RNA sequence: AAUUCGCCCUUAGAGUUUGAUCCUGGCUCAGGACGAACGCUGGCGGCGCGCCUAACACAUGCAAGUCGAACGGUGAAGAGGAGCUUGCUCCUCGGAUCAGUGGCGGACGGGUGAGUAACACGUGAGCAACCUGCCUUUCAGUGGGGGACAACAGUUGGAAACGACUGCUAAUACCGCAUAACGUGCCGGAGGGGCAUCCUUUUGGUACCAAAGAUUUAUCGCUGGAAGAUGGGCUCGCGUCUGAUUAGAUAGUUGGUGAGGUAACGGCUCACCAAGUCGACGAUCAGUAGCCGGACUGAGAGGUUGAUCGGCCACAUUGGGACUGAGACACGGCCCAGACUCCUACGGGAGGCAGCAGUGGGGAAUAUUGGACAAUGGGGGAAACCCUUGUCCAGCGACGCCGCGUGAGGGAAGAAGGUUUUCGGAUUGUAAACCUCUGUCAGUGGGGACGAUAAUGACGGUACCCACGGAGGAAGCCACGGCUAACUACGUGCCAGCAGCCGCGGUAAUACGUAGGUGGCAAGCGUUGUCCGGAAUUACUGGGUGUAAAGGGAGCGUAGGCGGGAUGUCAAGUCAGAAGUGAAAAUUAUGGGCUCAACUCAUAACCUGCUUUUGAAACUGAUAUUCUUGAGUGAAGUAGAGGCAAGCGGAAUUCCUAGUGUAGCGGUGAAAUGCGUAGAUAUUAGGAGGAACACCAGUGGCGAAGGCGGCUUGCUGGGCUUUUACUGACGCUGAGGCUCGAAAGCGUGGGGAGCAAACAGGAUUAGAUACCCUGGUAGUCCAUGCUGUAAACGAUGAUUACUAGGUGUGGGGGGAUUGAACCCUUCCGUGCCGGAGUUAACACAAUAAGUAAUCCACCUGGGGAGUACGACCGCAAGGUUGAAACUCAAAGGAAUUGACGGGGGCCCGCACAAGCAGUGGAGUAUGUGGAUUAAUUCGAUGCAACGCGAAGAACCUUACCAGGUCUUGACAUCAAGUGCAAGUCCCAGAGAUGGGAUCCUCUCUUCGGAGGCACGAAGACAGGUGGUGCAUGGUUGUCGUCAGCUCGUGUCGUGAGGUGUCGGGUUAAGUCCCAUAACGAGCGCAACCCCUACCGUUAGUUGCCAUCAGGUCAAGCUGGGCACUCUGGCGGGACUGCCGGUGUAAGCCGAGAGGAAGGUGGGGAUGACGUCAAAUCAGCACGGCCCUUACGUCCGGGGCUACACACGUGUUACAAUGGCAGGUACAGAGGGCAGCUACCCAGCGAUGGGAUGCGAAUCUCGAAAGCCUGUCUCAGUUCGGAUUGGAGGCUGAAACCCGCCUCCAUGAAGUUGGAUUCGCUAGUAAUCGCGCAUCAGCCAUGGCGCGGUGAAUACGCACCCGGGCCUUGCACACACCGCCCGUCA
Repeated sequence: AAUUCGCCCUUAGAGUUUGAUCCUGGCUCAGGACGAACGCUGGCGGCGCGCCUAACACAUGCAAGUCGAACGGUGAAGAGGAGCUUGCUCCUCGGAUCAGUGGCGGACGGGUGAGUAACACGUGAGCAACCUGCCUUUCAGUGGGGGACAACAGUUGGAAACGACUGCUAAUACCGCAUAACGUGCCGGAGGGGCAUCCUUUUGGUACCAAAGAUUUAUCGCUGGAAGAUGGGCUCGCGUCUGAUUAGAUAGUUGGUGAGGUAACGGCUCACCAAGUCGACGAUCAGUAGCCGGACUGAGAGGUUGAUCGGCCACAUUGGGACUGAGACACGGCCCAGACUCCUACGGGAGGCAGCAGUGGGGAAUAUUGGACAAUGGGGGAAACCCUUGUCCAGCGACGCCGCGUGAGGGAAGAAGGUUUUCGGAUUGUAAACCUCUGUCAGUGGGGACGAUAAUGACGGUACCCACGGAGGAAGCCACGGCUAACUACGUGCCAGCAGCCGCGGUAAUACGUAGGUGGCAAGCGUUGUCCGGAAUUACUGGGUGUAAAGGGAGCGUAGGCGGGAUGUCAAGUCAGAAGUGAAAAUUAUGGGCUCAACUCAUAACCUGCUUUUGAAACUGAUAUUCUUGAGUGAAGUAGAGGCAAGCGGAAUUCCUAGUGUAGCGGUGAAAUGCGUAGAUAUUAGGAGGAACACCAGUGGCGAAGGCGGCUUGCUGGGCUUUUACUGACGCUGAGGCUCGAAAGCGUGGGGAGCAAACAGGAUUAGAUACCCUGGUAGUCCAUGCUGUAAACGAUGAUUACUAGGUGUGGGGGGAUUGAACCCUUCCGUGCCGGAGUUAACACAAUAAGUAAUCCACCUGGGGAGUACGACCGCAAGGUUGAAACUCAAAGGAAUUGACGGGGGCCCGCACAAGCAGUGGAGUAUGUGGAUUAAUUCGAUGCAACGCGAAGAACCUUACCAGGUCUUGACAUCAAGUGCAAGUCCCAGAGAUGGGAUCCUCUCUUCGGAGGCACGAAGACAGGUGGUGCAUGGUUGUCGUCAGCUCGUGUCGUGAGGUGUCGGGUUAAGUCCCAUAACGAGCGCAACCCCUACCGUUAGUUGCCAUCAGGUCAAGCUGGGCACUCUGGCGGGACUGCCGGUGUAAGCCGAGAGGAAGGUGGGGAUGACGUCAAAUCAGCACGGCCCUUACGUCCGGGGCUACACACGUGUUACAAUGGCAGGUACAGAGGGCAGCUACCCAGCGAUGGGAUGCGAAUCUCGAAAGCCUGUCUCAGUUCGGAUUGGAGGCUGAAACCCGCCUCCAUGAAGUUGGAUUCGCUAGUAAUCGCGCAUCAGCCAUGGCGCGGUGAAUACGCACCCGGGCCUUGCACACACCGCCCGUCA
């Protein structure tokens, strides 16, 4: 080092489209970061950071000076001396200090990011084209002269700033002279080197050029040269934002020659010459931006960013300019111009905080006019030293990072309080109180550094250490529907509000507000903003384009990209080694220092890059030679609606002429407009003209696509097959470009039969600017030119290679055959099916959407919008290119299950049809709506409310209204206390109620008491037919007695789901059979249950009476009997069991047999999963809410019965199949003691008075239609009975509002009912009566039952309605009463 094995590290998602699913796709969230800001809150310390906006304007102070050891002067302190007037003057020394001359420094340090897209920056090279003060090393020198100018003095101008003139003066200031080389220029000689211009070494000659002194005597300076170091200048390779709706730019422009200029190269500048130079590898233009080390984020690749620290650049009020200097075109220098500010005596001047503080302004927002040169660094100086808002410190700010604290242990009566509650409790919660401790931080007092190893400390009496005392001074913010950790109560009631997305709130809100509780983070917590992440949502790592967004309409072809086999060479890419560089800081690792950490120091790694060099040669590349399989050429064949031009042909439509012929034709769902007696349509003959080419004809052929169809001829393109003669990679793709390009449209000129936008008329319709009809112009046709788009589609770019098959079809070749056909095989095309594979699925599947390769085009949420603007093209119409604001949380693809369809198939039902009787018209009863009312209580409202709740509203009922009462209450429980009730009577009152009288004292007892009842203060509570059926239970209706609805296991599908349950038959039936990736099972269906129809058996009383006997006017009346009828019990019987036909079977058919009954015998009960927020809080129950001297309770009265009207359901009729009168017969099922009542009497009758039987197979209530006889004779009647008058009866305290019945009288509408609509398929419809519940009575013509009489019709499934199964479409899923478009408001 490699391999193998093992281990470790990195890579996280969620919500939201749907009824549900998978996919595509956007939006949103969880993370991290910040020079931040805002809201609430705030104990301490350390380390950092702090105008992101107005490169806006700036008051004031400070930020760059220093050197007297360069110079002339000034000359304080001090020392000495003199004069004397004794506190002054002068002199000498001395030299602080100071303006000036002079030197060095003000080009550094500090600030800012306006400009700049550039050699500005980064990186790496180069300068043989350059400079460099101070510094270091070294060589040589420092000789001798000269003339000035400040200061100063005087005069003078000005308001000031600032000058002017005259005169004096010094120097390390200035100027000549000398000296002169290892300097420089020129002229030569010799050597070496370089990519070129050239460079370099050495040597000879010639010309030119220097200097300054100071001093404390140590030194420091000065001049020339060489070298170094440092710092700069210039050049080049590479890298460095967005826009093509910026495509052409450029005249000093590009190059050359010469000159000038510069430290230096150079169009840097100029003269002349040439006409170049840059650009699709993006010039130019426009916009934006200081660049980098780094920072944030990220797994990484990347993306974003460029505060603080460090490097570079640029700038200094704006623009321009130079001067000085080693260095500047100079932040605190100069000049000019502009703007602004200030001063002014109006003449003129002064200024530049993007230095440090600070001010105003702007802004969401960013600090002190502090201390010190103690340290570090810088300038000057020989030095002392001076200066330094650089720097070091302090102040302010939770702005950030880091650290610490706000106490620790014990402590259950689980305190009080709060919250909640099912009232039991739960929770806050060991939390508190209380007990025992501790002393971090803060406080007070004391000691007290390092930073400076002599002196010097702003920080600072700071850090740190010690002592003291005391739990004392120190917790908030956000959230709690899901994402996302954390839940209850109250308030509110689509309001107030919340919200990052989805979404909450319309009376039970874990989503708003508050409280309690909980969760999270914590001196902070949230919000907002920005960046990265998640986002594989721009995809290099790492995406796609048939249908989700996305293949250019097609071809040719330029640049470019990519490219077959072999051999050699080179070494650009590539790989390896080495060297240089990649600053420091940062990051990472390991150590060290602050008590830890942040912070900081050291070492190492890293800096993935660039350059140079050495090597390798497999691959790519370059080059040379070569090959034939890619590609092309040739030869021989071959199919074809390939293209262009010319000619020809027949059928048909229309028109014209003529003939025949007569009343219509034409057209439609039906019509009309239209044509026609001036002769149409029809038919015959002839003619004209234009357009298109039936049959053949075929998911057949050809073409690049668009497209191409009668026949013939001419010209012409391409393909395929065979052959292997030739070339030798000549190939593929193809941005721009060029060409072609359906239909419609446009220009010009022709043509015009048919068809036919526009237009006209007729219909349809609510309308009909449409669909239908009659006409009809552009156009369609030809020539020529333009347009350049289509669902130009296979919604699928081109090329190449590979990867199972099967079966058609078109064109060739080969084999086999004598030759064909058939067959086998092969190449090219064109279809279908299908495996692997792919796909979200559908599907694709050798003609790929499979596996790979190359090139091009295109996509990145929906709408706005293929729109606007711009540009280009076009005659125009328009085309190509192609946004944004704003808005939504989706838009979309495929598939699934339902529902739906004026989609399809199959089937059923009194669904239709065929019938019968009705409704709708009249009167009346009843219910409802409406209107009315003090009240007309409430509920039910399509089917599925409306003779419904109500199987009985005069009072009661009763819930409603007006009035009169009561307030622990009419009713229940607890309860201090009192009493023993009750009943009867009187008075007031409408009554409730109030007052009084009378009567008498409950039960049990162990005699203690217990029980019961009544009254009863205060209070708990009662009470509510008050609201919510959309909070509920229970019950019910409906689809529907329809045949369906599901599950387990298996299996298919990524999944929702499918299968089973579908298919073929059959059934009343998901009934059964067969088939079958299903096999089984459950709820439904059917059966089991009841009634009824037949028989047997058993038992006979109250039922029955055949036989026997008795008996009556008659009679099961009596004895007797149980045979029959009947009643009750128990059984049997019917199962397609038998026969024939048919069928695989299930089953079906047969007027079959038998049977009382035949294919479910008839009827009932029985109602799957579910739907309708269906009905009911007024049957009952029940959660919230509401009322509590009333929304509760009692009372008498009224109302629920009202009445212009509308509707539903019944009833009675309209008559002769009838009415009336008389006579006469036959049921079933029920009811009955406050009852049903025989029988007798009275009454016309309802009924009344007596009286009997029966708690009922015993007694009783009791039939009508029917039948017989008579009458009426078609009429508003002898029909019909409403309404009204009169007289009565019954119930009941009470029939006025408001009962029923009877009798007499009265005698309305109505003569069979419009559109429409209901019921019924056999003992049914229709018709006839009877009974019962409720009930004092009854508004019952209702409801529920019972029997009597007793039909008609069903061909059939086209239609209406409802339902079941399969299938199909779908943008519906609240499911067609859906969804949705436009206009208007």
Small-subunit ribosomal RNA from an uncultured bacterium, 1385 nucleotides, folded computationally.
The coordinates come from a structure-prediction model, not an experiment, and the mean pLDDT is 85.
It matches the Rfam family "Bacterial small subunit ribosomal RNA". Rfam links the family to the GO terms structural constituent of ribosome and ribosome.